[in-house]
Description: Small-subunit ribosomal RNA, 3' major domain from an uncultured bacterium, 476 nucleotides, folded computationally.
Context: one part of a larger RNA
Order: sequence, then C1' cells, then structure tokens
RNA sequence: UGACGGGGGCCCGCACAAGCGGUGGAGCAUGUGGUUUAAUUCGACGCAACGCGAAGAACCUUACCUGGGCUCGAAAUGCUAUGGACCGCGGUAGAAAUAUCGCUUCCCCGCAAGGGGCCGUAGUAUAGGUGCUGCAUGGCUGUCGUCAGCUCGUGUCGUGAGAUGUUGGGUUAAGUCCCGCAACGAGCGCAACCCUUAUCUUCAGUUGCUACCAUUUAGUUGAGCACUCUGACGAAACCGCCUCGGAUAACGGGGAGGAAGGUGGGGAUGACGUCAAGUCCUCAUGGCCUUUAUGUCCAGGGCUACACACGUGCUACAAUGGCCGGUACAAACCGUCGCAAACCCGUGAGGGGGAGCUAAUCGGAAAAAGCCGUCCUCAGUUCGGAUUACAGUCUGCAACCCGACUGUAUGAAGCUGGAAUCGCUAGUAAUCGCGGAUCAGAAUGCCGCGGUGAAUACGUUCCCGGGCCUUGUACA
Repeated sequence: UGACGGGGGCCCGCACAAGCGGUGGAGCAUGUGGUUUAAUUCGACGCAACGCGAAGAACCUUACCUGGGCUCGAAAUGCUAUGGACCGCGGUAGAAAUAUCGCUUCCCCGCAAGGGGCCGUAGUAUAGGUGCUGCAUGGCUGUCGUCAGCUCGUGUCGUGAGAUGUUGGGUUAAGUCCCGCAACGAGCGCAACCCUUAUCUUCAGUUGCUACCAUUUAGUUGAGCACUCUGACGAAACCGCCUCGGAUAACGGGGAGGAAGGUGGGGAUGACGUCAAGUCCUCAUGGCCUUUAUGUCCAGGGCUACACACGUGCUACAAUGGCCGGUACAAACCGUCGCAAACCCGUGAGGGGGAGCUAAUCGGAAAAAGCCGUCCUCAGUUCGGAUUACAGUCUGCAACCCGACUGUAUGAAGCUGGAAUCGCUAGUAAUCGCGGAUCAGAAUGCCGCGGUGAAUACGUUCCCGGGCCUUGUACA
C1' cells in the first nucleotide's frame, strides 16, 4: 500500500421487510449428470454451466459409429510431360460413392510453324485436419457493475516503500456540485450530446382520413386535407417562477402553471482492472501431432437410448371455471424461390381454385382475454388431458429408427404441492392473444408487439452484495 475480520461509523441495491405470483409435489417438453451403447460427436460446471454454443439433428447438417471406396487427394496455386474439347445421352454391376462400355465432341489468333483457352491423366512443390494445447496467443464475450470509481503532470511532505491531490463539513443517482484545505490542474469514467416514447406548431396529403355538400351495400365514388394518421424540420422542462429550510452556497421540501417536474419513462452506451473466467469447434494464429490417414467420398446407423438424479419451462388440478352460440376493440411485423382472397369439396387437418399484391393500395388476419345468452352444480366431474389403437392430411428423393397436424375411440397422474427457493416497485407483476428470425417440414424455446391491469414498501435491527472513512492483523 492492499486484502481480510462472526471490528466500528456513514450510505446504497427487490438485499431484507410489506405484498402479489411462482418453483420444489403431478403429466409432458427441453437441457444436463449418470448409466447404457458399435457410436450415443464436442464444448460450457457456484453466482457468471444446465430451453447454453444450437436463429430450429429424418438424409444433408455431422464433427461420432459400422461397412464400402480414394491417395496430388473434395476444393486452391505454380511448374513439367501427355492426351482430348468441355458439356450432353444411354447401358451394365453396385446400398451409393464408384467402376466400366457405347454414342456425340473441340474453340480463338495464324497461310503454316506455333501460341493461347477449357477439361482429363501422370509427376513434383504443395494441400488437408471440427486433431492437441484458451495455462503460448489475437479477436470477441461473460462477470463484479451502469457499481462510482481508476489514474496522471507539476508542486509539497517522507531516508524509502509511499503520501498529498481523491481526506474533511454539507449535498447528490453520481469523485454530482458547493465550502474548506499544500496543493494547483488534467485525463479515463458520471452527466450531456444519440435513438425511442409522452404534448404542440409548421410543411406535405396518397395507397391514409371524412366535419360539411352530394353519392353508395361499403370513404364506394365525386369533393375536401378541418380531424385521425403518416414523417420531416422545429418548439417545449431549465429547480425557469413563488414560498420555506440551509452557510447568504450547493442543494432539499412544498406550490403554481403545464401534455410532461425535478435524470419525465425506456433503450443504446460498460472506466482502470478482477476471475491463467469462456472460446484453437466462427475466424485468425505459434508450437506439437497426423500424411494410402487424425485427410477425403458414400450408404446405413447414432447425436432422439433409459432403473435413476438435477435445472429451466408448458399444461393442469377447476365455478373469478368448462362447453356452445352471438358480438366488439389492437400494436408490431412478414410476403414474388413468396403472401394468397372470393368461391367449391371435405366433420377436420387439408384439397381444388387462382382475383389481387414487389405492398399505408392486395394478402397473412380470426386478435384473445372482454361483453350478451344457454347448459354444467362441486363430482376425479361436461375438470384435466397424458397414454394407446385405428383412419387420415401436409412437407419432402425419403417420415421404420425419428416430423408436425387432423378425426374417432381411449381417458393416466393430478383435488394447490415438505424442507427449501425464485421473480417483481407501475402501465410493473399477473393474465390474454398476435408477429418474426431460423426454416422444405419441424417451438411449450428465443426475440419483439399490443389488450386487460393490481397489491405493497412501517422501516434499515437482521440475511446477501456493493461504495467511502476508520481500526486490528503471525496474510501478500
């Protein structure tokens, strides 16, 4: 100087408390451990691994296993030699890769010699490796933590390590600001500048909108751009005004006005560093290893196994509910390799059909919870839907291993969950549906969007984590 303390003081955080809803019990989905296996590819392991890499394993992917092949090699570059176009069509063997046979067959410059192009074969220099080492590395990332800290120059003090500044009194979300002070300044962080959302003006008015005038089944059409909306420039919030407290300061409490009030809400933004944290399987790269194999091609299998254990979720256990009928209101987004309407067929998944749309124009599109009405009346039920059988649909060379969905039948556990444990402070929790990426197909996951919409916070004694000052130390 740090680190640590079941030392002290001050302060903060859904840290506790006050509340609301969960997990832990059930079934299923998914990840992991373990076990099994020819293989169940690999990585990730307290918080900070475990719906994680994987924004999507039937083949492919694929790295694993079994078997069948190749060895200048699946792909790239140079040189030498040699042959021919390449492409295309067909036959045979085979699981395919591949092997083999037949047909077809050169182009450009040039009179020619020759040169160039494309492809194959042989040789050579090279290639290849998701092989090892993240404890050799770059890059990227997590974490403490959006915590308020981390430092430097000059000066001063100290023999020195170092100290001071950065401590103190107030204040703040903040090393934020004020005052004081052997310090005076400065940098990286904080804040602001950026995006979005909440109000308004101006401009613009189609594909959007409709107050007035006509018109229509319908903003449908004329007409209009007031309104809504869209999207571009601006305005607006600054403790600016009033009052009280305070050192007259910084600032704090209250009030007015205002769409918004004290950082208005949300996001992006992550200092010096810590964990030899994670990644050699994104990529790059040193070293090592491998070179008829640890490379590479192909078929099939596996990554989907199942006495069990754990994590994360979904669906429930019902009446604030379930079934049926009617009816209302979104936002964000996607669509030409596509979205697909009307209409017809089918109980349905879906099929036929193909208008329109490169989209404020057409389509996906039905929002759901809600509201109105009928039935059910507390039961393992008209709750719950697992499992199983049969019959089908769709995607795709192909759904046996191993897809999603539909119909009929079946109708398991489950009556609110032990110890323990998690999230959340407002348009939040809870609850309801909608969209997107990946994607041929395959979400209860992930990323977004809106609808309905709470309860509670006395307080900081205690648990956890953190900041500043101080104290002790046989620790560095």